This is a predicted structure of a 104-nucleotide RNA (SAM riboswitch aptamer (S box leader)) from Planococcus sp. 4-30. The source organism's lineage runs through Bacteria, Bacillati, Bacillota, Caryophanales and Planococcus. Model confidence (mean pLDDT): 86 of 100.
RNA sequence: UUCUUAUCUAGAGAGACGGAGGGAUUUGGCCCUGUGAAGUCUCAGCAACCAGUCUGAUGAAGACACGGUGCUAAUUCCAAUAGGCUACGCCUAACAGAUGAGAA
Numbered sequence: 001u002u003c004u005u006a007u008c009u010a011g012a013g014a015g016a017c018g019g020a021g022g023g024a025u026u027u028g029g030c031c032c033u034g035u036g037a038a039g040u041c042u043c044a045g046c047a048a049c050c051a052g053u054c055u056g057a058u059g060a061a062g063a064c065a066c067g068g069u070g071c072u073a074a075u076u077c078c079a080a081u082a083g084g085c086u087a088c089g090c091c092u093a094a095c096a097g098a099u100g101a102g103a104a
Base pairs, nucleotide, nucleotide: 001104002103003102004101005100006099007098008097013043014042015041016040017039021032022031023030026080027079028078029077044072045071046070049068050067052064053063054062055061076096081093082092083091084090085089
């Protein structure tokens, strides 16, 4: 990088360095940001995908949180394509994306 598969309306931030952008990409919207963006580091936390331990019956299911990831503004910030409805908004699905696990 590609493929398969599961999940994505819950949850969880402080400090130091840094110094203008950021919210994946394109367009539009909306928002965050010198009361300090991205990024890096430290510490803390969330969660429970994988591993592990325990309960259970070697199952289903559940508990724990010392390991490997991941994550810690806003639904994956919202829309875009298709369809539906009690229709100026909402719902469902797809596409795309993110993360885990497995494979090439």